[in-house]
RNA sequence: UCCUCGAAACGGCAAACCGUUGGAAACGGCGGGACGCAAAGCCACCGGCCUUCAUUUUGCCCCCCUUUGCAGGGGGCAGGAAAUGGCAGCGGGGCCACCGAA
Numbered sequence: 001u002c003c004u005c006g007a008a009a010c011g012g013c014a015a016a017c018c019g020u021u022g023g024a025a026a027c028g029g030c031g032g033g034a035c036g037c038a039a040a041g042c043c044a045c046c047g048g049c050c051u052u053c054a055u056u057u058u059g060c061c062c063c064c065c066u067u068u069g070c071a072g073g074g075g076g077c078a079g080g081a082a083a084u085g086g087c088a089g090c091g092g093g094g095c096c097a098c099c100g101a102a
Stems, first nucleotide, its partner, number of pairs: 005100002012037002017032006035089001041095003045092003048087003055081010
């Protein structure tokens, strides 16, 4: 000096929750607050998880068209699918970094 590692010290970050703000939501920013964290610093590359405005699909209902019905068009409600939206404090990976006992 480097790697593994994590005693001590100087310090650092900040979950839930609250206020405010952006967003359809998940969630994010800022302030308060500390459950925890030795990378709880940074990056959505892989897996995973979360969300569903728009999209698409199923069912029911209403309206238009039609003599009626089918078909077609529009709308409402409920459910499903689906990231291009998120989570780095889920795991892996990449990048960078303070201190120095064993």